[in-house]
C1' cells in the first nucleotide's frame, strides 16, 4: 500500500432480506428474605447505535468518506 471482518449501555452480546417505544445478561442503586453476610428474588438506573454526509415515508441495518480495533497478502 491492497483486501476482508468489526465498532450498539460501564463490560459481554442480541436486534439475520429497512418498519412502528433499541433489548438481554453482568455491573451499579434500592427493596424483600436472614440474627447477620452471601446466595436467591423483585424494582430501578443506564444508549443522540464510532464521526460526517447520502438514499428512503422510514436507517442500528443500505451507499460514500474519515477514525479506531482484529486478520490476511505484499
Nucleotide at each position: 500500500g491492497c483486501c476482508c471482518c468489526u465498532g450498539u449501555a460501564g463490560c459481554u452480546c442480541a436486534a439475520u432480506a429497512g418498519g412502528u417505544u433499541a433489548g438481554a445478561g453482568c455491573c451499579g442503586a434500592c427493596g424483600a428474605c436472614u440474627c447477620a453476610u452471601a446466595a436467591u428474588c423483585g424494582u430501578c438506573u443506564g444508549g443522540u447505535u464510532g464521526c460526517c454526509g447520502g438514499u428512503u415515508c422510514g436507517a442500528g441495518c443500505c451507499c460514500g468518506g474519515c477514525c479506531g480495533g482484529g486478520g490476511g497478502c505484499a
The RNA shown here (transfer RNA) has 74 nucleotides and comes from Nocardia tengchongensis. Rfam family: tRNA. The family's RNA type in Rfam is transfer RNA. The same sequence occurs in records of 4 taxa. Taxonomically the source falls in Nocardia (Bacteria, Bacillati, Actinomycetes, Nocardiaceae).